[in-house]
């Protein structure tokens, strides 16, 4: 480091050392932070990704259930939010006599994500 595939609104913090920045990156916006950021050490937990076991079985490392000993991974807020496409509501222009329809722009999508949407970053 690339690519694939699967997850990403759920869960789970304390102490030490540190000493001012943190939330991946641009950009806006919110937020945590000297009541003490990152960073790194201890311990403690959260999860079930690999992993144990047990059934089933079309025999493929497939599905279900149980576990948690190891290996990562996590322990503010959805991966903090928006950005790019769509869909849908309303708005304004523009062809059309008009209406339907199209097209070109804007605006919202709070209520349990509008969309088992994309692009990306994380982990596995």
């Nucleotide at each position: 480091u690339a690519g694939u595939u699967a997850u990403c609104a759920a869960g789970a913090a304390a102490g030490g050392u540190g000493g001012a920045g943190g939330g991946a990156u641009u950009a806006g916006a919110c937020c945590c932070u000297u009541u003490g950021a990152a960073g790194c050490c201890u311990u403690a937990g959260c999860a079930a990704c690999c992993c144990u076991u047990u059934g089933u079985u079309c025999c493929a490392u497939a599905c279900a259930a149980a576990g948690a000993a190891g290996g990562u991974g996590c322990u503010a807020a959805a991966u903090u939010c928006u950005a790019c496409c769509c869909u849908g509501u309303c708005c304004u222009g523009a062809a059309g006599u008009a209406a339907a329809u199209u097209c070109a722009g804007g605006a919202u999508u709070u209520c349990u994500u509008g969309g088992c949407g994309g692009u990306a970053a994380a982990u596995a």
This is a predicted structure of a 124-nucleotide RNA (SAM riboswitch aptamer (S box leader)) from Costertonia aggregata. Taxonomically the source falls in Costertonia (Bacteria, Bacteroidota, Flavobacteriia, Flavobacteriales). Its mean pLDDT, the model's own confidence on a scale to 100, is 77. Its Rfam family is "SAM riboswitch aptamer (S box leader)". About the family: The SAM riboswitch is found upstream of a number of genes which code for proteins involved in methionine or cysteine biosynthesis in Gram-positive bacteria. The model forms 96% of the base pairs in the Rfam consensus.